[in-house]
Background: Predicted 3D model of a 115-nucleotide RNA (c-di-GMP-I riboswitch aptamer) from Candidatus Brocadia sp. WS118. It was read from a public genome assembly, where an Rfam model found it. Rfam family: c-di-GMP-I riboswitch aptamer. From the family's description: GEMM was predicted in a large-scale screen for bacterial structured RNA regulatory elements.
């Protein structure tokens, strides 16, 4: 120096959960907390998982328009169908935008030194 990693020393970090804040959300930031971690330091390049969405399908409608039918002189009212609109549910594997580095790989950097 490289590999490796002690029930070593000095330090570091901080899961779940709780509080506050940001975000539609995955999640993130701060405080408490401490399950763990020798790269649980940094970087979303590859994979994986997750979120939102374009989109597709379904559902119902206090909405709008048109056509038809019924009552009617007409207006108006009621009904059916279609289209639009907004809502909602599911999918979203091929599209788009994101999240996770404490899921794995990869790249870069770093403390200590027993066997």
């Nucleotide at each position: 120096u490289c590999a490796c990693g002690a029930u070593a020393a000095a330090g570091g970090u901080a899961a779940a959960c709780c509080c506050u804040g940001a975000g539609u959300g995955a999640u993130c930031a701060g405080g408490g907390g401490g399950c763990g971690c020798a790269a649980a330091g940094u970087a979303a390049a590859g994979g994986a998982u997750c979120u939102u969405u374009a989109u597709a399908a379904g559902c119902g409608g206090u909405u709008u328009a048109a056509a038809c039918c019924g009552u009617u002189u007409a207006a108006a009212c009621g009904g059916u169908u279609u289209a639009a609109c907004a809502g909602u549910u599911u999918a979203g594997u091929u599209g788009a935008a994101g999240a996770u580095a404490g899921c794995c790989u990869u790249a870069c950097u770093g403390c200590c030194g027993a066997a």

NCBI's taxonomy places the organism under Bacteria, Planctomycetota, Candidatus Brocadiia, Candidatus Brocadiales, Candidatus Brocadia.